Predicted 3D model of a 71-nucleotide RNA (transfer RNA) from a Candidatus Levyibacteriota bacterium.

This record gives sequence, structure tokens and C1' cells, in this order.
RNA sequence: AGGUCCGUGGUGAAAUGGUAUCACAUCAGUCUCCAAAACUGAUAUUUCGCGUUCAAAUCGCGGCGGACCUG
Repeated sequence: AGGUCCGUGGUGAAAUGGUAUCACAUCAGUCUCCAAAACUGAUAUUUCGCGUUCAAAUCGCGGCGGACCUG
């Protein structure tokens, strides 16, 4: 330099173009003499920009970042 794949809460992952969801973690509550466990609830996410569309995590283009391959 070229090619392929990937980027979603703090972490790991789902999601036919149609309410962004689950688990763990965190916080609060119930329970307990206290704590742990258990149960209930809450907070928090689509890498960035532009475009297509009634509607984009999803499709297109570009940027950024990562992994692998070729030279």
C1' cells in the first nucleotide's frame, strides 16, 4: 500500500427496515441483630458524519479504530 471481517450499557452478547433486548456487574428496596444468599425495582448502550427510506443498530458512501491475510 491492497484485500477480507468487525465496532451495540461497565463487561459479554441478541435484535426479518418497525417499542433497542438478555445475562453478569452497579445502585436502591424487601428479608436479616448485621452481612451474605434469595426476591423486587432502577440507572446505563447502537464508533463518527452524510445519504436512501414514512421509518436505519440493520441498507449505501466516507472517516476513525481493531483483528486477520497478501506484498

Annotation
The prediction has a mean pLDDT of 81. Rfam family: tRNA. From the family's description: Transfer RNA (tRNA) molecules are approximately 80 nucleotides in length.